[in-house]
RNA sequence: GGUACGGUAGGCAAAUGGCUAAGCCGCGGCUCUUUCACAGCCGAGAUUGCGGGUUCGAAUCCCGUCCGUACUA
Numbered sequence: 001g002g003u004a005c006g007g008u009a010g011g012c013a014a015a016u017g018g019c020u021a022a023g024c025c026g027c028g029g030c031u032c033u034u035u036c037a038c039a040g041c042c043g044a045g046a047u048u049g050c051g052g053g054u055u056c057g058a059a060u061c062c063c064g065u066c067c068g069u070a071c072u073a
Base pairs, nucleotide, nucleotide: 001072002071003070004069005068006067007066010025011024012023018056027043028042029041030040031039049065050064051063052062053061
């Protein structure tokens, strides 16, 4: 340099082009407890790496670009 795969919340990670972008851990509050932990309930936190395009509608399809991994030269 080329090819393939990946990038979504603090971490992991789901989502057939279509409802408000799931879930788990973590975080905050409440209940429980003498207190902590455990358990239960509630809540906050993402405009999906970045920039464009297609579309009535894009995390998803297309183009460019950045980063990571693997293979290859």
Overview: Transfer RNA from a Bacteroidota bacterium, 73 nucleotides, folded computationally. Rfam family: tRNA. Rfam classes the family as a transfer RNA. Rfam describes the family as follows. Transfer RNA (tRNA) molecules are approximately 80 nucleotides in length. Gene Ontology term of the family: triplet codon-amino acid adaptor activity.